[in-house]
Context: one part of a larger RNA
RNA sequence: GAGUAGCGAAAGACAGGUGAGAAUCCUGUCCACCGAAUGCCUAAGGUUUCCUGAGGAAGGCUCGUCCGCUCAGGGUUAGUCGGGACCUAAGCCGAGGCUGAAAAGCGUAGGCGAUGGACAACAGGUUGAUAUUCCUGUACCACCAAUUAUCGUUUGAGUGAUGGAGGGACGCAGGAGGAUAGGGUAAGCGUGCUGUUGGAUUAGCACGUCCAAGCAGUUAGGCUGAUGAGUAGGAAAAUCCGCUCAUCGUGAAGGCUGAGCUGUGAUGGCGAGGGAAAUAUAGUACCGAAGUUCCUGAUUCCACACUGCCAAGAAAAGCUUCUAGCGAGAUAAAAGGUGCCCGUACCGCAAACCGACACAGGUAGGCGAGGAGAGAAUCCUAAGGUGAGC
Numbered sequence: 001g002a003g004u005a006g007c008g009a010a011a012g013a014c015a016g017g018u019g020a021g022a023a024u025c026c027u028g029u030c031c032a033c034c035g036a037a038u039g040c041c042u043a044a045g046g047u048u049u050c051c052u053g054a055g056g057a058a059g060g061c062u063c064g065u066c067c068g069c070u071c072a073g074g075g076u077u078a079g080u081c082g083g084g085a086c087c088u089a090a091g092c093c094g095a096g097g098c099u100g101a102a103a104a105g106c107g108u109a110g111g112c113g114a115u116g117g118a119c120a121a122c123a124g125g126u127u128g129a130u131a132u133u134c135c136u137g138u139a140c141c142a143c144c145a146a147u148u149a150u151c152g153u154u155u156g157a158g159u160g161a162u163g164g165a166g167g168g169a170c171g172c173a174g175g176a177g178g179a180u181a182g183g184g185u186a187a188g189c190g191u192g193c194u195g196u197u198g199g200a201u202u203a204g205c206a207c208g209u210c211c212a213a214g215c216a217g218u219u220a221g222g223c224u225g226a227u228g229a230g231u232a233g234g235a236a237a238a239u240c241c242g243c244u245c246a247u248c249g250u251g252a253a254g255g256c257u258g259a260g261c262u263g264u265g266a267u268g269g270c271g272a273g274g275g276a277a278a279u280a281u282a283g284u285a286c287c288g289a290a291g292u293u294c295c296u297g298a299u300u301c302c303a304c305a306c307u308g309c310c311a312a313g314a315a316a317a318g319c320u321u322c323u324a325g326c327g328a329g330a331u332a333a334a335a336g337g338u339g340c341c342c343g344u345a346c347c348g349c350a351a352a353c354c355g356a357c358a359c360a361g362g363u364a365g366g367c368g369a370g371g372a373g374a375g376a377a378u379c380c381u382a383a384g385g386u387g388a389g390c
Base pairs, nucleotide, nucleotide: 012030013029014028015027016026017025031387032386033385034384039367040366041365045347046346049345050074051073052072053071054070055069059067060066079140080139081343082342083341084340086117087116091112092111093110097106098105099104121138122137123136124135125134141339142338143337144336147333148332149331150330151329158326159325163322164321165320166319171309172308173307174306177302178301179300182296183295184294186293187292188209189208190207191206192205193204210269211268214264215263216262217261218260221257222256223255224254225248226247227246228245229244230243231242233241234240270291273287274286310313353362354361369381370380371379372378
């Protein structure tokens, strides 16, 4: 220079409290803002920032009694959620091997590797901080198994590949159908209210009008011929698959699949509302009504199911079956029992991630209500959140 520029998009006002000190902290009442988000869940990333108590030097663009700051203490509970003890893709590693002055490069067998496949738990409650993890209720999966019954031991019960086969197993567009979630008002039902102004006990106002997995039954639909004989293929074998033939038969039956619905689960839970006591305070403990009909209706499910099209749309395991083989115990019911390791707090369109900052930028996925509307546009609102650190 200069007490100058600036103090980083935005609505606050008042009262009470605390305190040495309050525009800035806490509480309350109004007002205002977002509402396909400025709400909720979650991945990546962060790594204790979470909760409680205390503090105010510094950080906070002012202040500060406050904080994502400082100090101390506490907090993350799993057979079923996500990952591993399962599988493979791109890619990576790579015994032998090939190549190469060396270093090393490539690569077979094999292995690793999810962003994919497979795989058993739901509802409610609870904490200051965790919950599909704790608790209550009701389940399911794998393995072990007292006991009972049946079958079998070379006249072979059963099991069964690291092998064969099936399956898993897949694109996009379009339209139709079934169903549910969600929503709505009218009626019904239940609870509360009906007031300081003209009216209002009423044909009034406000609020509510639900519930999963599992188990049993049923079902809109979708797909699919069945049996027998033969057999040079499937690296060996096969009763399996493939191929050939015969018989029977087709809008059927049977089989596979399948949202949803009904019953149960539930003599349970939730529930508007009512509502204490205590020295320590809360809408807490506790009590708890009705819980129907109708209309609407998805971008969700049945399901890439059907039809169409060309650019022709992963693999492997689990699973089913077949033998090679193994083989003395096996099967059914079942009291009872066992169930490992890691993650789990909190932020997550943001003051906690990436941007040197408490930065008008960037950040994958899911849910996403009402009125008007074609609409997830736009405006106003619900639930919920917030009032931007001078």

The part of an RNA shown here (large-subunit ribosomal RNA, domain III) has 390 nucleotides and comes from a Candidatus Saccharimonadota bacterium.
Taxonomically the source falls in Candidatus Saccharimonadota (Bacteria, Bacteria candidate phyla).
The coordinates come from a structure-prediction model, not an experiment, and the mean pLDDT is 80.
Rfam family: Bacterial large subunit ribosomal RNA. Gene Ontology terms of the family: ribosome and structural constituent of ribosome.